[in-house]
Context: one part of a larger RNA
Molecule: large-subunit ribosomal RNA, domain II
Organism: Actinomycetota bacterium
RNA sequence: GCCGACGAGUGAGCCCAGGCGGCGAGGCUAAGCCAGGGACAGGCGGAGCCGGAGCGAACGCGAGUCCGAAAGGGCGAGGAGUCGUCUGGGAACGACCCGAAACCGGGUGAUCUACCCGUGGCCAGGCUGAAGCGGGCGGAACACGCCUGUGGAGGGCCGAACCGAGAUCUGUUGCAAAAGGUCCGGAUGAGCUGCGGGUAGCGGUGAAAUGCCAAGCGAACCCGGAGAUAGCUGGUUCUCCCCGAAAUGCAUUUAGGUGCAGCCCCCCCGUGGGGCGCCGCGGAGGUAUCGCGCUGGAUCGGCGAGGGGGCUUCCCGCUUACCGACCCGAACCAAACGACGAAUGCCGCGGAUUCUGGUCGAGCGUUGGCUUGACCACGCGGGCGGGGGGUGUGAGACGGCGGGUGCGAAGAUUCGUCGUCGAGAGGGAAACAGCCCAGACCGCCGGCUAAGGUCCCUAACUACGGGCUCAGUGGGCAAGGUGGUCGCGGCGCGCAGACAACCAGGAGGUUGGCUUAGAAGCAGCCAUCCUUGAAAGAGUGCGUAAUAGCUCACUGGUCGACUGUGCCGCGGCGCCGACAAUCCACCGGGGCUCAAGCCCGUGACCGAAGCCGCGGAUGGCGCAAGCCAUGGUAGGGGAGCGUCCCCGUCAGCAGAGAAGCCGAGGCGGGAGCCGAGGUGGAGCGGCGGGGAGUGCGAAUGUCGGC
Numbered sequence: 001g002c003c004g005a006c007g008a009g010u011g012a013g014c015c016c017a018g019g020c021g022g023c024g025a026g027g028c029u030a031a032g033c034c035a036g037g038g039a040c041a042g043g044c045g046g047a048g049c050c051g052g053a054g055c056g057a058a059c060g061c062g063a064g065u066c067c068g069a070a071a072g073g074g075c076g077a078g079g080a081g082u083c084g085u086c087u088g089g090g091a092a093c094g095a096c097c098c099g100a101a102a103c104c105g106g107g108u109g110a111u112c113u114a115c116c117c118g119u120g121g122c123c124a125g126g127c128u129g130a131a132g133c134g135g136g137c138g139g140a141a142c143a144c145g146c147c148u149g150u151g152g153a154g155g156g157c158c159g160a161a162c163c164g165a166g167a168u169c170u171g172u173u174g175c176a177a178a179a180g181g182u183c184c185g186g187a188u189g190a191g192c193u194g195c196g197g198g199u200a201g202c203g204g205u206g207a208a209a210u211g212c213c214a215a216g217c218g219a220a221c222c223c224g225g226a227g228a229u230a231g232c233u234g235g236u237u238c239u240c241c242c243c244g245a246a247a248u249g250c251a252u253u254u255a256g257g258u259g260c261a262g263c264c265c266c267c268c269c270g271u272g273g274g275g276c277g278c279c280g281c282g283g284a285g286g287u288a289u290c291g292c293g294c295u296g297g298a299u300c301g302g303c304g305a306g307g308g309g310g311c312u313u314c315c316c317g318c319u320u321a322c323c324g325a326c327c328c329g330a331a332c333c334a335a336a337c338g339a340c341g342a343a344u345g346c347c348g349c350g351g352a353u354u355c356u357g358g359u360c361g362a363g364c365g366u367u368g369g370c371u372u373g374a375c376c377a378c379g380c381g382g383g384c385g386g387g388g389g390g391u392g393u394g395a396g397a398c399g400g401c402g403g404g405u406g407c408g409a410a411g412a413u414u415c416g417u418c419g420u421c422g423a424g425a426g427g428g429a430a431a432c433a434g435c436c437c438a439g440a441c442c443g444c445c446g447g448c449u450a451a452g453g454u455c456c457c458u459a460a461c462u463a464c465g466g467g468c469u470c471a472g473u474g475g476g477c478a479a480g481g482u483g484g485u486c487g488c489g490g491c492g493c494g495c496a497g498a499c500a501a502c503c504a505g506g507a508g509g510u511u512g513g514c515u516u517a518g519a520a521g522c523a524g525c526c527a528u529c530c531u532u533g534a535a536a537g538a539g540u541g542c543g544u545a546a547u548a549g550c551u552c553a554c555u556g557g558u559c560g561a562c563u564g565u566g567c568c569g570c571g572g573c574g575c576c577g578a579c580a581a582u583c584c585a586c587c588g589g590g591g592c593u594c595a596a597g598c599c600c601g602u603g604a605c606c607g608a609a610g611c612c613g614c615g616g617a618u619g620g621c622g623c624a625a626g627c628c629a630u631g632g633u634a635g636g637g638g639a640g641c642g643u644c645c646c647c648g649u650c651a652g653c654a655g656a657g658a659a660g661c662c663g664a665g666g667c668g669g670g671a672g673c674c675g676a677g678g679u680g681g682a683g684c685g686g687c688g689g690g691g692a693g694u695g696c697g698a699a700u701g702u703c704g705g706c
Base pairs, nucleotide, nucleotide: 001706002705003704004703005702006701011093014090015089016088017087018086019085020084021083022082023081026050027049028048032044033043034042054061055060064075065074066073067072096235097234099232103225104224105223106222107221108220114199115198116197117196118195119194120193121192122191123189125158126157127156128154132150133149134148135147136146137145138144162186163185164184166183167182168181169180170179201217203213204212205211210219238640239639240638241637242636243635248261249260250259251258252257262393263392264390265389266388267387268386269385270384271383278351279350280349281348282347283346290338291337295334296333297332299330300329301328302327306323307322308320309319310318311317355379356377357376358375359374360373361372362371363370364369396421397420398419399418400417401416402415403414404413405412426437427436428435441616442615443614444613446612447611448610452606453605454604455590456589457588461603463602464601465600466599467598468597474592480576481575482574484573485572486571487570488569489568490567491566492565493564501558502557503556504555505554507531508530509529512526513525514524537552541550542549617630618629619628620627621626641695643692644691645690646689647688648687649686650685652684653683660679661678662677665674666673667672
């Protein structure tokens, strides 16, 4: 891992509700007793319990009573219970099953290990050479020093046994639940070690690490309390049918739990112009927008109280190009501003139809049929209120719209509202819970459509008409930029000759004034006139030290244009902006350019579990014809299948072959059932009823097998 077997809502008594049954103003017995073989069946047993009257704290009164002076009010009265049984639920119990870490009690352990006590044992060999002592020398010295001999000290040195365990390799289902190899530390000491003994868990021991106390010690192990508790995790076994949630509010030592409410299911009662949508009328309201009289904010201008500066000064004053309230004009801002004010939504009253079918009429159409009007009708749109019983939910997610928080960040967070997912399959979006289309009762090798598509992959027009794009834009991106290109509008100039190009002119006062070393159109400042003329700036740029020089504006000429030319604005599609880590990798791919891209218009087709057609099932409604419904997690309700045992029955089946096993074939909507034949070799079934140790794929389930 697989297979097999086992494996989880149970139970006496009590309470609530419902179904069925007995009796009924009553209902029932409990312990116990009687007879019999008997604990069952039968009989007795009325103690007691519930009901039949309530109210009041109580005395007490009583269909009333209590409070109150009363008025009035509270609780009652106007007759149904009780016993049995089953089902659903509840409380207390282990209470659906498995699961702690822990707590407590009584015991067992120091044969491991820690420390201690008693008594024994062990340490090859080598090195060093303390004190003391002898001798010698120095010395005044019996001091002291030096030399030498002797001596043999030391938690001394080197190094086996022994003890240890610092490095590394191997080993890592090992040789081994700690070892082996090589190297290494101690090795006369606080040394190592044998045997005997001591200390015990709320404890011991500890050269101290929370170490050790029998291979796991922040409190040993064994048994017991014990099925501890587990608001936590996991698991919880046959079928079909009907309905079908929630992830919210309030509270909570509460936040992943729970209570009540909300939402779901079932039953009963009452009611019947009641519900959704639509239309009309009426109503509440202060959002969006808008506004600035109010409350605040905020800008410019005018006027200017007052203030500041200056002058004057005894007072009075004068002045100012500074600041500046109020007021006036203009233009603004606001969730906590409003003299205004919607759309929706909400509340109330009233009203009618759409949908489907039938009949009749009218119009259109070749038919099928389509549209429309009137009338009728089943059904849908259809419940509402109350009572009772049962449950889940109380982690929501994304999307659109309206807000807050945040950075007008987040697949962020928090509200409101709607949708989808959740609990929803199918088609589309390449793939993709929450987006788009659409809600799957079952069957069909039939038809029509939705979103989305129709060159190939790949079902369906390489469809049609008009335009745009050249960027593979399409097929990722902003501010910003763009003489890319298409369209629209406005204002100019132009055959009395425009625009571009070419030829020529582009002058004089004057080197304008100032400044400056210089400043002559061209550093800078000021001014910006006049004249000649076809035209020419007190000068557009280059240039010079300053001049000079080149050029432009402006003018003439050449040329010859109404598809002329210049400027401005708006719009369509493009272009740049555009850098990432393994070849292409930002259309699903191939590939696509009057498109297979984009925009506008038109027709056809494909396309789903949608709709239609045909057949079938179940439920609801209806007299019927018939019509409608039938996705579904948590969960509620209903109806069934099967297993084991018991009672009754079939005076059932069975060695002429039971159960079990295999099984052609058949039946049922399913759980399942029947079954020829084979195997097997002794029990078994149908029907009616009863009772459960009653259904396994999951629980790191348990045991067994492989």